[in-house]
RNAcentral holds the sequence, with entries from SILVA. This is a predicted structure of a 1465-nucleotide RNA (small-subunit ribosomal RNA) from a seawater metagenome. It matches the Rfam family "Bacterial small subunit ribosomal RNA". Rfam links the family to the GO terms structural constituent of ribosome and ribosome.
RNA sequence: AGAGUUUGAUCCUGGCUCAGGACGAACGCUGGCGGCGUGUCUAAGGCAUGCAAGUCGAACGAACAACUUCGGUUGUGAGUGGCAAACGGGAGAGUAACACCUUGGUAACCUACCUCUAAGAUGGGCAAAACAUGGAGAAAUCCGUGCUAAUUCCCAAUGUGCUGGUUCUACAUAAGUAGAAUUAGUAAAGCUCCGACGCUUAGAGAGGGGCCUAGGUUCCAUCAGCUUGUUGGUGAGGUAAAAGCUCACCAAGGCUACGACGGAUAGCGGGUGUGAGAGCAUGACCCGUCUCACAGGGACUGAGACACUGCCCUGACUCCUACGGGAGGCUGCAGUCAAGAAUCUUCCACAAUGCCCGAAAGGGUGAUGGAGCGACGCCGCGUGCAGGAAGACGCCCUUCGGGGUGUAAACUGCUUUUAUAUGUGACGAAUUCGUGACGGUACCAUAUGAAUAAGGGGCUGCUAAACUCGUGCCAGCAGCAGCGGUAAUACGAGUGCCCCAAGCGUUGUCCGGAAUUACUGGGUGUAAAGGGUCCACAGGCGGUUAGAAAAGUUUCCAGUUAAACCUUCAGGCUUAACCUGGAGUUCGCUGGAAAUACUUUCUAACUAGAGGCCGGUAGAGGUAAGCGGAAUGGCUGGUGUAGUAGUAAAAUGCGUUGAUAUCAGCUAGAACGCCAAAUGUGAAGACAGCUUACUGGAACGGUUCUGACGCUCAUUGGACGAAAGCGUGGGUAGCGAAUGGGAUUAGAUACCCCAGUAGUCCACGCCCUAAACGAUGAAUGCUAAUUAUUGGGAGUAUCGACCCUCUCAGUGAUGUUAACCUAAGCUAACGCGUUAAGCAUUCCACCUGGGGAGUACGGUCGCAAGACUAAAACUCAAAGGAAUUGACGGGAGCCCGCACAAGCGGUGGAGCAUGUGGUUUAAUUCGAUGAUAAGCGGGGAACCUUACCAGGGCUUGACAUCUCGAGAAUUCUCCCGAAAGGGAGAAGUGCCUUUUGGAACUCGAUGACAGGUGCUGCAUGGUUGUCGUCAGCUCGUGUUGUGAAAUGUCGGGUUAAGUCCUUUAACGAGCGCAACCCUCAUUCUAUGUUAAAUGUUCAUAGAAAACUGCCCAGGUUAACUGGGAGGAAGGCGAGGAUGACGUCAAAUCAGCAUGGCUCUUAUGCCCUGGGCUACACACGUGCUACAAUGGUCAGUAUAAAGGGUCGCAAAACCGCAAGGUGAAGCUAAUCCUCAAAGCUGGCCCCAGUUCGGAUUGAGGUCUGAAAUUCGACCUCAUGAAGUCGGAAUCGCUAGUAACCGUGAAUCAGCCACGUCACGGUGAAUACGUUCUCGGGCUUUGUACACACCGCCCGUCACGUCAAGAAAGUCGGUAAUACCCGAAAGCUGUAUUUAUUAUGGACUAAGGUAGGACCGAUGAUAGGGACGAAGUCGUAACAAGGCAUCCGUAGCGGAAGCUGUGGAUG
Repeated sequence: AGAGUUUGAUCCUGGCUCAGGACGAACGCUGGCGGCGUGUCUAAGGCAUGCAAGUCGAACGAACAACUUCGGUUGUGAGUGGCAAACGGGAGAGUAACACCUUGGUAACCUACCUCUAAGAUGGGCAAAACAUGGAGAAAUCCGUGCUAAUUCCCAAUGUGCUGGUUCUACAUAAGUAGAAUUAGUAAAGCUCCGACGCUUAGAGAGGGGCCUAGGUUCCAUCAGCUUGUUGGUGAGGUAAAAGCUCACCAAGGCUACGACGGAUAGCGGGUGUGAGAGCAUGACCCGUCUCACAGGGACUGAGACACUGCCCUGACUCCUACGGGAGGCUGCAGUCAAGAAUCUUCCACAAUGCCCGAAAGGGUGAUGGAGCGACGCCGCGUGCAGGAAGACGCCCUUCGGGGUGUAAACUGCUUUUAUAUGUGACGAAUUCGUGACGGUACCAUAUGAAUAAGGGGCUGCUAAACUCGUGCCAGCAGCAGCGGUAAUACGAGUGCCCCAAGCGUUGUCCGGAAUUACUGGGUGUAAAGGGUCCACAGGCGGUUAGAAAAGUUUCCAGUUAAACCUUCAGGCUUAACCUGGAGUUCGCUGGAAAUACUUUCUAACUAGAGGCCGGUAGAGGUAAGCGGAAUGGCUGGUGUAGUAGUAAAAUGCGUUGAUAUCAGCUAGAACGCCAAAUGUGAAGACAGCUUACUGGAACGGUUCUGACGCUCAUUGGACGAAAGCGUGGGUAGCGAAUGGGAUUAGAUACCCCAGUAGUCCACGCCCUAAACGAUGAAUGCUAAUUAUUGGGAGUAUCGACCCUCUCAGUGAUGUUAACCUAAGCUAACGCGUUAAGCAUUCCACCUGGGGAGUACGGUCGCAAGACUAAAACUCAAAGGAAUUGACGGGAGCCCGCACAAGCGGUGGAGCAUGUGGUUUAAUUCGAUGAUAAGCGGGGAACCUUACCAGGGCUUGACAUCUCGAGAAUUCUCCCGAAAGGGAGAAGUGCCUUUUGGAACUCGAUGACAGGUGCUGCAUGGUUGUCGUCAGCUCGUGUUGUGAAAUGUCGGGUUAAGUCCUUUAACGAGCGCAACCCUCAUUCUAUGUUAAAUGUUCAUAGAAAACUGCCCAGGUUAACUGGGAGGAAGGCGAGGAUGACGUCAAAUCAGCAUGGCUCUUAUGCCCUGGGCUACACACGUGCUACAAUGGUCAGUAUAAAGGGUCGCAAAACCGCAAGGUGAAGCUAAUCCUCAAAGCUGGCCCCAGUUCGGAUUGAGGUCUGAAAUUCGACCUCAUGAAGUCGGAAUCGCUAGUAACCGUGAAUCAGCCACGUCACGGUGAAUACGUUCUCGGGCUUUGUACACACCGCCCGUCACGUCAAGAAAGUCGGUAAUACCCGAAAGCUGUAUUUAUUAUGGACUAAGGUAGGACCGAUGAUAGGGACGAAGUCGUAACAAGGCAUCCGUAGCGGAAGCUGUGGAUG
């Protein structure tokens, strides 16, 4: 000191979270020692038991005990008396207050014990406890009679003095203080050890206390008015003392936005925690102070109390009781119950320090000193040290080579802090002797022996530290972001590592980080935030000069600010924590002295601010009245006839009872065309025909006046305030919420249409809100320019005006053609920029994450609608601003493509073939699924293939390597079986060799292993499809921008092309395009088998040729385009191969390879048979047709490219044919080898036919072990559907489409009508780019980025949660009125003068009553938030498909729609 988190990325705003420190803590795991601290924060809840305040015999009289020399002495203590018990100790309930803190005052006061000073202490007397005796009672306790002492009490004397009265003097003037004289009253106590101690009066001091003053001291204004002893006076009472402190009377005051009154919370301070500080939070322990002592009230005693362990009364609670009555108060120390997450021993001692009593000895002391318990905190120590392997075992990982744990261990040597044992043994004692709870403790010495002693959390980022296995959106983790759906460094475990360490983590709270309440130190155009506007009181701020004062301000001095704490320096415990001493800090407050620049106050002046006066000026400024024309509607009349109106298209509507149209007249209401604009006016809202009346403000000019009179203004007050809406009364032409009808639609409570009520208009009265916006408060000053325009003035000029120049005040712009624009400054950027969002000052208002919510409750206002003021619980980790790159748009522009159009031929209808879906099945193996699957993998499923099914079998296996044993290999025969396989027998002895064996092969055995077309194409390689043969995709350097990014790659031309030219903050480069490669077309050269031969054709090899090269025109002198010549070919000559960066988690684990998972007498392997060929149906791709441009018969002509020895096969013969026999030839320019449409001729004559050939029957041929499931072909017979095909849809731009045949691969054969090649015949059309689809470039909007198959709104349904309302119910708080009224004090009366009786006012508690406030609970109804894939729609984001939004009103399942005014976001 910062970091993470909004986005695809960026900058900003802004919240949330983390890292630090702290604690009277608690919880989890763990736990060796010591020192010093610390320990009921909750129930101020209840308490058993013990102790916590006594002491004095030197105040007193009895009594008792011991001793006794019998004289008495010593001791004990119940009682009288004195002092203490008001301190010490505890707690924080109450209290927002003179309670506390600071500062002063008391001339308005008190003070026992202590100190000092002065004076004194004389003489008498009466009682009552104890005790004795009698009585009552359970007890507590009480009563009667009798005796008695004193430092108890009373009387008299004296009076230094004190108190009261009177007179006088001095000082001071608010009451007074001091002194003098005089008069009245007023004291005492003794004891004794003879030292002393005590007593009385008065004064002084010290310490302690009472009272008063000023300042400070939490939150709420959703608490705004409070108060009747209240405020003051007079008199009286009362107190130690001032005072309404109390009472009587009189007056009517007193407090309050500088926050009264009320409510909530809380002891206050020194300090403590944190922080750089300012601050913020807090008030345990220690110190000071206040308050309380079961709850409430009261007084007594006393120097002091209204009294923690005193008294009286009332109440609640507990206990005892003989039921009559009594007792009690741990918020003292221990302890107990309860409550709670949670907090200790019923310990030792008065040895020390204090306190009380005492002359003292001494006694008492749960104060205190100590010990105990708790890792609760801080501090310190230890759990060993050294050596010891290129490094054991174990465990983990591994690329299998190794690496890690790790010098760690073992082992060797050493040490003994600590531990245990033994011995010695304190300081603390002040005080000569004696006296120590702690304590046989600390410390010291010796012995033993590494011996007795390590855990917790973490390891995705923030944040130091990672691997393996398990799990599989499960279990779980998590402070935030977030992990987990089969390869998890994030879950659980193991190993390793990191951090801290007798602790480590978690939770809670506080400060910090947070400049995230901003005084130091923030903001308000668009992120949250300027009030709708103006006037103005209080308040805040305020021009120039001079003088005075000295309040603020500055300096100095003095007092105070307790100690502790803090800082620092020393010192003491072995160190530290801890303790002791010295010094320091520090604000604040008070008093005094000084200074006078600034602020302030007073005085005197000034004119630059402000205002007045005079003069002319501009204007939709306001109010009222009157007038005007155009248009619209209505009515009357005329003309006139069938439509009109409306829409994208229609319909409802109007019209033959005469509309619309047109002419004339009358009437009504509302609004004011042109002028008109970047205009003008006004505080804003707003204001527009013309005229008049009244009236507000403004700018300019002036050698005019006053003299700071100013600025800004609070939820103080006032005024104005669009539209909608409300009330009363008018008015109503047009428009037009609601409403009705017609359309649209899945629906249409809308958009569109036809009608239409409130309303819109006027008068009066309310309402008081808008995107009331420049989303920009008002005022003042300063800081470059240019230009337009409105108003005024001056100058020049003119006869005058206009024009021109300057200036003041306002309103705009930084532009237009064809180039260029704002400087500085500010800003997150956009942008603002003399009309500031710049630089400054003053005042006001407002903001502090999103939602909940501008909502609830309360209050004020309103007739109502509602307005103003204005939260919380809960919930999320974002919400948001500006800009960037993409993608998208039912946005725009440009361009291209058989994309459309123009054409030709098809598909979709039929039959068949083939593939797919579906269904079926034991199985119908698997994959491919819009374009980019479907005659696809498969370029050949009868067995095999084959992966599927049924059955029969095998288990180191059908296949590979290693080990061991046997046997040459091999061949043949028989039996069982469907086969696989099983069993038996025979023949055979090879090659090399060192004679042991070896190589190949076969059989058997063992285990390592084989094997898998099992899963995952979402773990992969490779390959492929598609956008697309589209023209794009990028980089380096430079430059611009805070940045993401931009530029380059844009613009103007051009091209098939990011092709080329030109311009240019870009200059270059790469992958693509093109070219280089192959085939074809022309010519030439060379060579050449075949062919009877020549030439040609042909084949092979090579060369030439085409490049906009030439001409003309256009174009920027360019690129290029159009035309022409020549040429076989002309502008890319035709075709092929060639596929950029990337997209689709596209396809393929079944072609192959491969990670991981999985099966292992089976998911492997072998065999037989079946299936992949099923069949209601749906789709795709094809073939054949429907016929006459045809069918059929006969004749006849012409190709190219291929294949062939397990092959192609001729001639000839046989068969109707498929084919058979046969074999010549061919390892191929040699043989096989041969086209068909076409042409010529005949028949058919428009029909389900001489079209069409499906289907079926019979008979054959061929292949092959095998043709049934399930082959092809031939012959004869049979002769379905079909007569050109709905919506829709496909291909093709030239040797192309269309038509025709030929060949090949695969292959025993073939379901091939498929695919790939080959040639033959050989067209039509393209105006053009509006539309459809796809693509490219530019631009624009965006709330999209998984990118429109996006995002997203509201109702409804279900679940959970919190808050508000609510008929009520319950409780609490503080008061009020009345009733009753204890004890006590005050007071009156009476007498028996007392511990009396009785009355009065006052009063605690209690009761009754109605209200106020607060809280709890409450059927129910309403809204809010959240929740997984629910329902209905589609409101918003693109022109979001009706632009959106704001205010208001009505309506509607819902988002919403419509009217009216406004904003542009």